[in-house]
RNA sequence: GCCGGCGUAGCUCAGUUGGUAGAGCAAGGCUUUCGUAAAGCUUAGGUCGGAGGUUCAACUCCUCUCGCCGGCU
Numbered sequence: 001g002c003c004g005g006c007g008u009a010g011c012u013c014a015g016u017u018g019g020u021a022g023a024g025c026a027a028g029g030c031u032u033u034c035g036u037a038a039a040g041c042u043u044a045g046g047u048c049g050g051a052g053g054u055u056c057a058a059c060u061c062c063u064c065u066c067g068c069c070g071g072c073u
Stems, first nucleotide, its partner, number of pairs: 001072007010025004019056001027043005049065005
């Protein structure tokens, strides 16, 4: 330099024929207990790596770009 994959909540990851962004764990609160843990209920947490474009509408499609991983040279 060329090619491919990945980037979504604090962490691990879902979400594909474009139509209001989710789960598990972790965190806060409540119940239970003499107390703790476990268990149950509940709450909060996201400019979907960044910028632009297409569209009535973009995590999703297109372009550029940043970071990480792999392959080729």

The prediction has a mean pLDDT of 82. The RNA shown here (transfer RNA) has 73 nucleotides and comes from a Candidatus Omnitrophota bacterium. The sequence was found in a public genome assembly. Rfam family: tRNA. Rfam describes the family as follows. Transfer RNA (tRNA) molecules are approximately 80 nucleotides in length.